[in-house]
RNA sequence: CACUCAUCAGGAGCGGUGGAGGGAACGGCCCUACGAAACCGCGGCAACUACCGGAGCACCGGGAAAAGUGCCAAUUCCGUCAGAGGUAUUCUCUGGAAGAUGAGCG
Numbered sequence: 001c002a003c004u005c006a007u008c009a010g011g012a013g014c015g016g017u018g019g020a021g022g023g024a025a026c027g028g029c030c031c032u033a034c035g036a037a038a039c040c041g042c043g044g045c046a047a048c049u050a051c052c053g054g055a056g057c058a059c060c061g062g063g064a065a066a067a068g069u070g071c072c073a074a075u076u077c078c079g080u081c082a083g084a085g086g087u088a089u090u091c092u093c094u095g096g097a098a099g100a101u102g103a104g105c106g
Base pairs, nucleotide, nucleotide: 001106003104004103005102006101007100008099013042014041015040016039017038021031022030023029025080026079027078028077043072044071045070048068049067051063052062053060054059076098081095082094083093084092085091
């Protein structure tokens, strides 16, 4: 980096360094000198893998949180494509696409 599968309406922040951006892209709308990104320290959330248990080799979701990841503004912040409903318009719902994370595989 490509592919496959699963999940994405819940949850969880302080300090230091730093010094203007950030929220994937685009549009919107937000966050930000009452300090952005990034890095470091400490803390926390969750339970994907791994572990224990049941079941039997699919799965369940009970336990635990020491291990490997992940995450800690806003539903993946909302929309983007298609369909359905509704409307003067705004809009609502469903599915997809894209993205993120984990596991597997090449």
The RNA shown here (SAM riboswitch aptamer (S box leader)) has 106 nucleotides and comes from an uncultured Chloroflexota bacterium. The sequence was found by an Rfam model in a public genome assembly.